[in-house]
Context: one part of a larger RNA
RNA sequence: UGACGGGAAUUGGCACAAGCGGUGGAUUUUGUGGUUUAAUUUGAUGCUACGCGGAGAACCUUACCAGGGAUUGACAUGAUAAGAACAAAUUAGAAAUAGUUUGGUGCCCUAUAUUUUAAUAUAGAGAACUUAUACACAGGUGGUGCAUGGCUGUCGUCAGCUCGUGAGGUGUUUAGUUAAGUCUAUUAACGAGCGCAACCCUCGUCUUUAGUUAAAUUUUUAGAGAGACUGCCGAAGCAAUUCGGAGGAAGGAGAGGAUGACGUCAAGUCAGCAUGCCCCUUACAUCCUGGGCUACACACGCAAUACAAUGGUUGAGACAAUCGGAAGCAAACUCGUGAGAGUAAGCGAAUCUGGCAAACUCAAUCUCAGUUCGGAUUGUAGGCUGCAACUCGCCUACAUGAAGUUGGAAUCGCUAGUAAUCGCCGGUCAGCUAUACGGCGGUGAAUACGUUCCCCAAUUUUGUACA
Numbered sequence: 001u002g003a004c005g006g007g008a009a010u011u012g013g014c015a016c017a018a019g020c021g022g023u024g025g026a027u028u029u030u031g032u033g034g035u036u037u038a039a040u041u042u043g044a045u046g047c048u049a050c051g052c053g054g055a056g057a058a059c060c061u062u063a064c065c066a067g068g069g070a071u072u073g074a075c076a077u078g079a080u081a082a083g084a085a086c087a088a089a090u091u092a093g094a095a096a097u098a099g100u101u102u103g104g105u106g107c108c109c110u111a112u113a114u115u116u117u118a119a120u121a122u123a124g125a126g127a128a129c130u131u132a133u134a135c136a137c138a139g140g141u142g143g144u145g146c147a148u149g150g151c152u153g154u155c156g157u158c159a160g161c162u163c164g165u166g167a168g169g170u171g172u173u174u175a176g177u178u179a180a181g182u183c184u185a186u187u188a189a190c191g192a193g194c195g196c197a198a199c200c201c202u203c204g205u206c207u208u209u210a211g212u213u214a215a216a217u218u219u220u221u222a223g224a225g226a227g228a229c230u231g232c233c234g235a236a237g238c239a240a241u242u243c244g245g246a247g248g249a250a251g252g253a254g255a256g257g258a259u260g261a262c263g264u265c266a267a268g269u270c271a272g273c274a275u276g277c278c279c280c281u282u283a284c285a286u287c288c289u290g291g292g293c294u295a296c297a298c299a300c301g302c303a304a305u306a307c308a309a310u311g312g313u314u315g316a317g318a319c320a321a322u323c324g325g326a327a328g329c330a331a332a333c334u335c336g337u338g339a340g341a342g343u344a345a346g347c348g349a350a351u352c353u354g355g356c357a358a359a360c361u362c363a364a365u366c367u368c369a370g371u372u373c374g375g376a377u378u379g380u381a382g383g384c385u386g387c388a389a390c391u392c393g394c395c396u397a398c399a400u401g402a403a404g405u406u407g408g409a410a411u412c413g414c415u416a417g418u419a420a421u422c423g424c425c426g427g428u429c430a431g432c433u434a435u436a437c438g439g440c441g442g443u444g445a446a447u448a449c450g451u452u453c454c455c456c457a458a459u460u461u462u463g464u465a466c467a
Base pairs, nucleotide, nucleotide: 001467002466003464004463005462007461008460009459010458011457012456013455015451016450019414020413021412022411023410026305027304028303030301031300032299033298034296035295042053043052064291065290066289067288068287069286073137077136078135079133080132081131082130083129086103087102088101089100090099091098092097107126109124110123111122112121113120114119115118139280140279142278143277144276148274149273150269151268152267153265155263160194161193162192163191164190165189174185175184176183200257201256202255203254205226206225207224208223209222210221211220229251232245233244234243235242236241307407311366312365313364314363315362316361317360323354324353325352328347329346333342334341335340373404378399379398380397381396382395383394384393420443421442422441423440424439425438426437
């Protein structure tokens, strides 16, 4: 000087408290452990793994297993030889693959010949592709994240981390103040850098320019500007600043986002990519078929749906915002109880379309029951995607109608358009296991006395057998 303390002081934080809603009990979904298996590929493991990599495992993906193949190879560059490439049919086979038959002579350039611009024929050379041969080599999702780059998580959007002058200390302390090492006063210190803040984006108010497919007082889309600065008033104060007020759409950081200092955890990732070293090279590389990643006594995490009357069912009525659409979105019409099918207009979209939002309101009914709650499970009949739904997809109709009557110890989130609740959209995607993830709007609370205590963090101080 640090680090640590079940030492002290001060301060902050949904840390506690005050509230609201959950988890832990049930069923289902999904991830993980364990067990099982020929294989159940693999990574991630307190906070910071466990709806995580995976924004979508029927084949493919796929890395795993069984079996069948092939060995200069599925992929790249180089040499030689031959052939256009390619298309169709057929035999064996699970396919990969192996074989047979038929059609087929192209593209670019040069030269020659013929003929009417332009084409045809012959010869040569070249590019691409296919096959054969031999070797350099290819290849590896094999190992090491404790050899690494790059990227990322976390402490933490916490207020800290450092430097010059200097041996060290001081500066960075003290008193105030702030969200802030923010600012002020004082002071042997005076300055500086990375962080803080600001500069950037979105939303909220006004003015203005332009645009169409919208509208015809205006919305909307894309820009440009104005506006908020403790600027004004009062009080306290040396000041910084704090408290109250006016005006204002907005008031003291207006709300949200992006932005993550020096470093910590040999944190994570060699399976996104790159890469050193080690290892495999008729195999740890590679092709194919089938299976597995979906198993199931059990344990844990995250969710969805409920246990009902602030509700269920039936009928009628009202109001959004994101966003997607050409191998696509699909209106209207017809058929079907329905999933859906047929036919088909419009639209590369402020034009057409997905597209009727739901909670809500009104009316009727149910009357406290394992029920007209709840919907798991199972049966039958269908629909869709796709070579193909057996292992192992989704959806519909009818029937079936399980557990569950608010959940022990314990534990989580949230301070305002937030929690809670209600639907809608998107990516991935042929289809889907999405109840996930990322967005969008509708309705819309309660509570915060306060900092004694729990947890985390910061500063100062103190102790130390630690560095």
Description:
A computed fold for a 467-nucleotide part of an RNA from Neochloris aquatica, annotated as small-subunit ribosomal RNA, 3' major domain. It matches the Rfam family "Bacterial small subunit ribosomal RNA". The full RNA is in RNAcentral, with records from ENA and SILVA. It is recorded under the gene name rrs. NCBI's taxonomy places the organism under Eukaryota, Chlorophyta, core chlorophytes, Neochloridaceae, Neochloris. The coordinates come from a structure-prediction model, not an experiment, and the mean pLDDT is 81.